[in-house]
Overview: RNAcentral holds the full RNA, with entries from ENA. Large-subunit ribosomal RNA, domain IV from a Thermoproteota archaeon, 331 nucleotides, folded computationally. The organism belongs to Thermoproteota, within Archaea. It matches the Rfam family "Archaeal large subunit ribosomal RNA". The family has 91 seed sequences and 2,955 matches in Rfam 15.1.
Context: one part of a larger RNA
RNA sequence: UCUAAGUGAGGGAAUUCAGCAAAUUAGCCCUGUAACUUCGGUUUAAGGGGUCCCUAUCCUUGUUGCCGUAUGGCUGCAAGAGUAGGGCUCAGUGACUCGGGGGGUCCGACUGUUUAACAAAAACUUAACUGCUCGCUAGCCUGUGAAGGUGCGUACGGGUGGUGACGUCUGCUCAGUGCUGGUAUCUGAAACUCCUUUCCAAGGGAGCUAAGGACUGGUAAACAGCGGGAGUAACUAUAACUCUCUUAAGGUAGCGUAAUACCUUGCCGUUUGAAUGACGGCUUGCAUGAAUGGCGUAACGAGAUCCCCACUGUCCCCACUUAGAAGCCAC
Numbered sequence: 001u002c003u004a005a006g007u008g009a010g011g012g013a014a015u016u017c018a019g020c021a022a023a024u025u026a027g028c029c030c031u032g033u034a035a036c037u038u039c040g041g042u043u044u045a046a047g048g049g050g051u052c053c054c055u056a057u058c059c060u061u062g063u064u065g066c067c068g069u070a071u072g073g074c075u076g077c078a079a080g081a082g083u084a085g086g087g088c089u090c091a092g093u094g095a096c097u098c099g100g101g102g103g104g105u106c107c108g109a110c111u112g113u114u115u116a117a118c119a120a121a122a123a124c125u126u127a128a129c130u131g132c133u134c135g136c137u138a139g140c141c142u143g144u145g146a147a148g149g150u151g152c153g154u155a156c157g158g159g160u161g162g163u164g165a166c167g168u169c170u171g172c173u174c175a176g177u178g179c180u181g182g183u184a185u186c187u188g189a190a191a192c193u194c195c196u197u198u199c200c201a202a203g204g205g206a207g208c209u210a211a212g213g214a215c216u217g218g219u220a221a222a223c224a225g226c227g228g229g230a231g232u233a234a235c236u237a238u239a240a241c242u243c244u245c246u247u248a249a250g251g252u253a254g255c256g257u258a259a260u261a262c263c264u265u266g267c268c269g270u271u272u273g274a275a276u277g278a279c280g281g282c283u284u285g286c287a288u289g290a291a292u293g294g295c296g297u298a299a300c301g302a303g304a305u306c307c308c309c310a311c312u313g314u315c316c317c318c319a320c321u322u323a324g325a326a327g328c329c330a331c
Stems, first nucleotide, its partner, number of pairs: 001325008010316002014314001019311001027051005036041001038165001052087006059080005065074003088092001100309007107301002112124002128163007139150004166296004171226003176223002178219005185214003192207005227245005254288001255285001266282006
């Protein structure tokens, strides 16, 4: 000096990216328990008290024996609950074992799963909602195949996508790209038919024609998309209103400086002595927005972030103890 433990005056997060680490709390019994809530929860909320030994006494329950028939009494034992007095220690769940707590916000409903050996999560899954597809000799999957699975099931079923409890909703656009219905007509290969002037072959030409395409409809919980410029109200400002260009349609409800906001440490308020933090508002959204789901949400979370109480060697500021290791010196 390091490793693993332990103790610490006074202060108590001043440390630090961050209370990381450590400390606190802890079992059981009694009491008490708020906001919120899907009325189930939250809940061991929080907070407070007790806990060991001895003695006395009372009650409850069970039971032995006796009285001998009583809805009983006496006697002994056991278990449990209570009251009072006393005893010892700093300390009675004395060791071991054994939750620190509360509040705000974000994300994901939850339990569950995952990168064996840097990631456990907001990722995956999930119940639920929803689209498409399949009529069974089906569809999908495995196999070169015979065959097998789904299934000895049958649309309240199977397969395959999307969203992701619940509550409340889910706006406009079918022009593009997909998917799908129709199709008088047009286009459309080979085979086939006919012609190719003497015959055969190659070649050439014409006709017929499937899917597909053209054409015409549908479809966005399909892939996707969802504007610009002027003017206008009796202070100013703003613009319910009007004009205009333009699109397939021009972003509705909601939310919003956001896990999304460049400018940005936006502006205001609360919190602090001090706040690029957090929360609540406003919102001119560089570049929010509705199952690529929008917005809320009790419960839950080794998730992210902020604050408070308690607690502490994290720190002020280091000291000592125990066990071990390296190194140095001597032998």